Overview: A computed fold for a 350-nucleotide part of an RNA from an uncultured bacterium, annotated as small-subunit ribosomal RNA, central domain.
[in-house]
Context: one part of a larger RNA
């Protein structure tokens, strides 16, 4: 390389948007680039292959034939792919109507709890553990009551529930804003799918500047434990955790499962909508669309398991893998304030 693969063995890019490119519904006409047919030219010789012949044979050599994947030109065909033109509405989008939602960002606001401060009551303990001690407390702690301040997070509802592309999103309220779903159906008329680069988003930790700091709490200090204890347990506690703006760009960024379309038994739960049946309605039963769980048939799988949201059956596009270690290292390049990130070897060794 041809291949074979990517849930767990090596392997799906963290996620989106979209450029080039690849691929692309349906009808008719034209075209003839791809495609196909015929003819013709070229395809040197030698070699390979077939037949015959020459050296005793063979190797070797001579003669003839076949073949030479391929290309040029001419003529023709028009199903398929492409191109051009004109249509279509089943893909895609769109106006209207309706309902759901912790989707996003801004403002306002609420109660419980915690800590601290002031004051009242009140007295000897509190706290903590396996047991203790460090610690706090007669300068009045802890407990309890009134008042005040601050920051952070939102118990119950809450659900295997919902929303989002992913990361993720949870008190209440307000206005701004994105997406998806359903029903009938209006309009556009293939406008589609994917997507190398590019661009944007991207938990936590970390970084810069300024603020904030209740609780928690790396580092650190002390007390224990222990042979030791740079830990697990306890008392404290700084960064940080919070806010604004700007960086970083990683993760078991996981469903360890890229995106899209089509096809293929059933059962049951749940969230959102529509329609129908009996009933005034709630409720109940049935049908259907979208989402989300569980069990199972065929099929698939090394097994485990997956199973209409596939890991089944096909097609299109992208990413990635190719024995373990060395190593996600070195070097170079690009990015970053730094930490570091991205790209990413080899010697050697098993």
């Nucleotide at each position: 390389u041809u291949g074979g693969g990517c849930g767990u063995a090596a392997a799906g890019g963290g996620c989106g948007u979209g450029u080039a490119g690849g691929c692309g519904g349906u009808u008719u006409g034209c075209u003839a680039a791809g495609u196909c047919a015929u003819g013709u030219g070229u395809g040197a010789a030698a070699g390979c292959c077939c037949u015959c012949g020459g050296c005793u044979u063979a190797a070797c050599c001579g003669a003839g034939g076949a073949a030479c994947g391929a290309c040029g030109c001419a003529u023709g065909a028009a199903a398929c792919u492409g191109g051009c033109a004109a249509g279509c509405u089943a893909g895609a989008g769109u106006a209207c109507c309706a309902a759901a939602g912790a989707g996003g960002g801004g403002g306002g606001u609420g109660g419980a709890a915690u800590u601290c401060c002031c004051g009242g009551u009140g007295u000897a303990g509190c706290g903590g553990u396996g047991a203790a001690a460090u610690g706090c407390g007669u300068a009045g702690a802890g407990a309890u009551c009134c008042g005040g301040a601050a920051g952070a997070a939102c118990a119950c509802c809450g659900g295997a529930g919902g929303c989002g592309a992913a990361g993720g999103c949870g008190g209440c309220u307000u206005g701004c804003u994105g997406g998806g779903c359903g029903u009938g159906a209006u309009c556009u008329g293939a406008c589609g799918c994917u997507g190398a680069g590019g661009c944007g988003c991207g938990a936590a930790a970390g970084c810069g500047u300024g603020g904030g700091g209740a609780g928690c709490g790396a580092a650190c200090a002390g007390g224990a434990u222990u042979a030791g204890a740079u830990a697990c347990c306890c008392u404290g506690g700084u960064a940080g955790u919070c806010c604004a703006c700007g960086c970083c760009g990683u993760a078991a960024a996981c469903g360890a499962u890229g995106g899209g379309c089509a096809c293929u038994c059933g059962a049951u739960g749940u969230g959102g909508g529509a329609g129908g049946g009996a009933a005034c309605g709630a409720c109940c039963c049935c049908u259907u669309c979208c989402g989300u769980g569980u069990c199972c048939a065929a099929g698939c799988u090394a097994a485990c398991g997956c199973g209409u949201g596939a890991a089944g059956u096909g097609c299109c596009c992208c990413g990635c893998c190719u024995g373990g270690g060395g190593a996600g290292u070195a070097c170079g390049g690009c990015c970053g304030c730094a930490a570091g990130g991205c790209u990413g070897a080899a010697a050697c060794u098993c």

The RNAcentral record of the full RNA draws on ENA.